[in-house]
Formats: sequence, structure tokens, C1' cells
RNA sequence: CGAAUAAAAAGCCAAACCAGGGGCAACCCUGGGACGGAAAGCCACGGGUCCGCUUAUGGGCGGACAGCCGGGUUACCUGG
Repeated sequence: CGAAUAAAAAGCCAAACCAGGGGCAACCCUGGGACGGAAAGCCACGGGUCCGCUUAUGGGCGGACAGCCGGGUUACCUGG
């Protein structure tokens, strides 16, 4: 320097749910909260799921989810 990683320690993130706000909606933001997480950091590229509009119900267009899977990319501390 690179890769993998058990226990422990110090930290980190934050599901459901609740309150306030945004949105037609999926869902998102802030605060509380803690199910879990070793990339639960980021990216919508592929698949998938969800929402809206449309349709001749073959399909098309737009949006959401990174804590659904794959992939890409970046990366901290302690210990062996």
C1' cells in the first nucleotide's frame, strides 16, 4: 500500500411508528424514535416493485424506491 475479516472498544447511519411540512400519488424533508445495518455513503446503468397520466388494454409517457437484487464509484477508527 492492497485485499479479506472474528470478538471487543470508540464512533456512524436510522426501519416501523408519531408530530409538523411538501407532493395528485408513490414518496420526500425536519424533529422525535430504534427495527436493523460493515458501506443502511453516493449513483436510477440493468432487473424488479410502487405511483400518476394515457390506451386499441399490445402498449406508451412521466415519476418514486439506493433499507429489493445486480452493477458502478468513494471511504473512517480500533484490534488480530
Model confidence (mean pLDDT): 83 of 100. The RNA shown here (c-di-GMP-I riboswitch aptamer) has 80 nucleotides and comes from a Deltaproteobacteria bacterium. It matches the Rfam family "c-di-GMP-I riboswitch aptamer". Rfam links the family to the GO term cyclic-di-GMP binding. The organism belongs to Myxococcia, within Bacteria.